[in-house]
RNA sequence: AGUUCUAGGUUGCCCUCGGGCGUCCGGGAGCCGGGGAACCAACUCAUCUGGGGUGGAUCUCCCGCAAGGCGUCGCGUGGGUGACCACGCGGCUGGAGCGGGAGUAAGGCAAGUCGUGCCUGAACCCGUCAGCUCACCCGGUAGGCGUACGACACGCAAGG
Repeated sequence: AGUUCUAGGUUGCCCUCGGGCGUCCGGGAGCCGGGGAACCAACUCAUCUGGGGUGGAUCUCCCGCAAGGCGUCGCGUGGGUGACCACGCGGCUGGAGCGGGAGUAAGGCAAGUCGUGCCUGAACCCGUCAGCUCACCCGGUAGGCGUACGACACGCAAGG
């Protein structure tokens, strides 16, 4: 973005048997997203502290739980002439992540503006890899829900 066509294939239902309405696959148009030169940017950097994409959905703090891991202390066992070393257990430390709470960048409420009010502040994808970017290449075009009030402005339709 979230529409539309199909004189391709497939198949269901209805019917006045002329047709009509749909399902799935495929192919177009329109719209949307990603990758992708030169020039420019960057090249003091980045590259496990991984990185990147769609999206308004970022960031901060508090509470609880908490993996792996570093370090440290104590105890036990074993080794060593010794300094010390290895393993196990426990405490401290630490903290990805999970749950809850309070905020926040940002976003929505019938095309614009202001005010008030009410909400959202998610989720997912790529897979070590991507700056921009002509040609070119790839993908999406589902589902569900909502659309408050006042003022100003703008526009359209019906009727007379």
Predicted 3D model of a 160-nucleotide RNA (c-di-AMP riboswitch aptamer (ydaO/yuaA leader)) from Nocardioides psychrotolerans. The coordinates come from a structure-prediction model, not an experiment, and the mean pLDDT is 80. The model forms 91% of the base pairs in the Rfam consensus.